Predicted 3D model of an 84-nucleotide RNA (c-di-GMP-I-GGC riboswitch aptamer).
RNA sequence: UUUGUAAAUAGCAAACCUAUUGAAAGGUAGGGACGCAAAGCCACAGGUCUAAAGUGAGAACACCAGACAGCUGGGUUGCCAAUA
Numbered sequence: 001u002u003u004g005u006a007a008a009u010a011g012c013a014a015a016c017c018u019a020u021u022g023a024a025a026g027g028u029a030g031g032g033a034c035g036c037a038a039a040g041c042c043a044c045a046g047g048u049c050u051a052a053a054g055u056g057a058g059a060a061c062a063c064c065a066g067a068c069a070g071c072u073g074g075g076u077u078g079c080c081a082a083u084a
Stems, first nucleotide, its partner, number of pairs: 002082003011036002016031006034070001040076003044073003047068004054063003
């Protein structure tokens, strides 16, 4: 540098349950493991979800706002092993 077939060490933790928080999506903590070689971090682009407050609108809805990094891409940092 490239790769993640095999091995090993370490790590994360879906669904579900409990508590808590939020209008909601969801978050956090504990239990729990479906999986993950970035399932570490960043909402930058697309996407999905929410719809309480505010703005526009007759309404649908749009904007604003919020969420998802375990949807895809991008940025950034990094463990182990193999490889040059």

The coordinates come from a structure-prediction model, not an experiment, and the mean pLDDT is 82. It was read from a public genome assembly, where an Rfam model found it.